The RNA shown here (transfer RNA) has 73 nucleotides and comes from a Deltaproteobacteria bacterium. The sequence is in RNAcentral, with records from ENA. It matches the Rfam family "tRNA". By type it is a transfer RNA. Gene Ontology term of the family: triplet codon-amino acid adaptor activity. Model confidence (mean pLDDT): 81 of 100.
C1' cells in the first nucleotide's frame, strides 16, 4: 500500500427491512441451608470506538478516520 472480516454491558456475543438495546456468564440484593456450593426469584450495569452528514427518526444507511485479526503484493 491493496482486498476482507471485525469493534455493542465486566467477558462472550444476538440485534431481520431504519422506529424506546438484547441474551448467557460474572456481579448485587433476598429466598431456601446448621454454614458453604447448587438453584430460585428480583436487580444493577451501556455516549453502540472516534467524528461527521442523511432521515421526522441511526448499532443499522453515507464519508472521513482510530485500533484488532486474516490475505495479496
Nucleotide at each position: 500500500g491493496c482486498c476482507c472480516a471485525g469493534g455493542u454491558a465486566g467477558c462472550u456475543c444476538a440485534g431481520u427491512u431504519g422506529g424506546u438495546a438484547g441474551a448467557g456468564c460474572a456481579c448485587g440484593u433476598c429466598a431456601u441451608u446448621g454454614g458453604u456450593a447448587a438453584u430460585g426469584a428480583c436487580g444493577a450495569g451501556g455516549u453502540c470506538g472516534g467524528c461527521g452528514g442523511u432521515u421526522c427518526g441511526a448499532g443499522c444507511c453515507c464519508g472521513c478516520u482510530c485500533c484488532u485479526g486474516g490475505g495479496c503484493u